[in-house]
């Protein structure tokens, strides 16, 4: 760099350097010199991998699943639902086969972010 699986309404900031941009793209609306990103220390959140314990399957054991419980280790996260949006479809309004406008709609797509595999 491709793939496949899974989850993405919750949840969790302070100090130090620095100094103008961030919020993945696209429009949109934010966030930001009251300090953006980035780099350190340093808390912390959650529970993908992990770790025990319990059911189920099995002749039995593994192995899977599924539940609980845990937080030492790998990772990840700490404005705003992935911020909203985009493509298809439903639904509601409005003299209405268009078209506009909305919606705690539903699928995809696109992206995150784990965990296998290449």
């Nucleotide at each position: 760099u491709a793939c496949u699986c899974a989850u993405c309404g919750a949840g969790a900031c302070c100090g130090g350097c620095u100094g103008a941009g961030g919020g993945a793209c696209u429009g949109g609306c934010c966030c930001u010199u009251u300090g953006a990103a980035g780099c350190c220390g340093g808390g912390g959140c959650a529970a993908c991998c992990c770790g025990c314990g319990a059911a189920a399957c099995c002749a039995a054991c593994c192995c899977u699943u599924u539940c609980g419980c845990g937080a030492a280790g790998g990772u990840g996260c700490c404005a705003a639902c992935u911020c909203c949006u985009g493509c298809g479809g439903g639904g509601a309004u409005g003299u209405a086969u268009c078209c506009a406008u909305c919606c705690u709609c539903c699928g995809a797509u696109a992206g995150a972010u784990g965990a296998g595999u290449u």